[in-house]
Context: one part of a larger RNA
Molecule: large-subunit ribosomal RNA, domain IV
Organism: Candidatus Brocadia pituitae
RNA sequence: CCCUCGUUAAGGAACUCGGCAAAAUUACUCCGUAACUUCGGGAAAAGGAGUGCCCCGAGCAAUCGGGGCCGCAGAAAAUAGGCCCGGGCGACUGUUUACUAAAAACACAAGUCUCUGCUAAGAUUUAAAAUCAACGUAUAGAGACUGACGCGUGCUCGAUGCCAGAACGUUAAGGGGAUGGGUUAGUAUCCGUAAGGAUGCGAAGCUCAGAACCGAAGCGCUGGUGAAUGGCGGCUCUAACUAUGAGAGUCCUAAGGUAGCGAAGUUCCUUGUCAGAUAAUUACUGACGUGCAUGAAUCGCGUAACGACUUGGGUACUGUCUCAACGAGGGACUCG
Repeated sequence: CCCUCGUUAAGGAACUCGGCAAAAUUACUCCGUAACUUCGGGAAAAGGAGUGCCCCGAGCAAUCGGGGCCGCAGAAAAUAGGCCCGGGCGACUGUUUACUAAAAACACAAGUCUCUGCUAAGAUUUAAAAUCAACGUAUAGAGACUGACGCGUGCUCGAUGCCAGAACGUUAAGGGGAUGGGUUAGUAUCCGUAAGGAUGCGAAGCUCAGAACCGAAGCGCUGGUGAAUGGCGGCUCUAACUAUGAGAGUCCUAAGGUAGCGAAGUUCCUUGUCAGAUAAUUACUGACGUGCAUGAAUCGCGUAACGACUUGGGUACUGUCUCAACGAGGGACUCG
């Protein structure tokens, strides 16, 4: 010097990102216990008092009543909640990154939508068969989103998706086979005495290309659909001081953000402004609203209970600190 412990005057969070760590609380009996609340809770709330041994009495006993004794200390050692008040998020118990994340993430009961009539939809499988779904049958099964409960869930179908429709347009393979090309038995003309050669036309067959026309879904088209993917404006003027703008005008749009909430886990400007708490606070809480860039099942706003979550304050307590000291054990180190 390091590690693990113990004790500490006065102060008591002044430490620090932050009370991290430590201390404090801790058992049982009795008294007592608030806001709020889904009436179950909250609650061991909080906050107090007692606890040993001996004698007597009561009682079946547990135990209770009275009197006394000792100690600094009677749950005599050890094991054994600190508590309270606000805000956020998630209702809750639960689950998770085996080896840096336990959470506000996942799940959840519950809500909504969509599909599926049974050889079900959906899933596994190249296909088929088979299997699961299910020895179930729409109060069932599958998929998606939201996520207890309470109060709610506005406008928009122009775009994208989905559903329905079938008149017309477009449209594949396939059907169809007008027409054209190749080949040549033959034939015509020319050259040649002849054998033969050159050029043109060209049947049948074979073969190559191939127009019109017919031709499904889809797409175009016509409607519907938001707890489908999504979206939810600008400028100018205006009231008897000023300010503000109920209102008016105008442009654009599919429609222009309703109820709520709001400097928010969302607010750039920003340490916004006001109030509270403090001697003093970029933090915290309550308001305001000028929402850079809130907003309604990518749910909105509340909410008792719950949380090894997160944030602010208080009380108790302390070597966290002012500011360090001493002690115990084990290392390091020196010598052997």